[in-house]
RNA sequence: GAGUAGAUAAAGAGCGUAAAGUGUUAAGUAAUGGGUUGUUGUACUUAAACGAAAGUAUAAACUGCGAUUCUUUAUUGCAACCGC
Numbered sequence: 001g002a003g004u005a006g007a008u009a010a011a012g013a014g015c016g017u018a019a020a021g022u023g024u025u026a027a028g029u030a031a032u033g034g035g036u037u038g039u040u041g042u043a044c045u046u047a048a049a050c051g052a053a054a055g056u057a058u059a060a061a062c063u064g065c066g067a068u069u070c071u072u073u074a075u076u077g078c079a080a081c082c083g084c
Stems, first nucleotide, its partner, number of pairs: 001084001006076009015066003024048007034082005054063003
């Protein structure tokens, strides 16, 4: 020095808007640079509290909205020991 889980932004395709999802708290579990160990990071499950933006048009389509999901690209990107 390379290399992870992830994070941010953009694009595309979706989901919901008759409320799931996201976010918060608690418990449990799993994975996490090549190996081992590991959490204040990540994901999953359960419980609790909180919580929203709808409109147009009459053809089931369009425009919005949501700390919304997935994929791709770009940037960034492990703590100790060992290794490359």

The RNA shown here (THF (Tetrahydrofolate) riboswitch aptamer) has 84 nucleotides and comes from a pig gut metagenome.
The prediction has a mean pLDDT of 82.
The sequence is in RNAcentral, with records from MGnify.
Of the family's consensus pairs, 93% are formed in the model.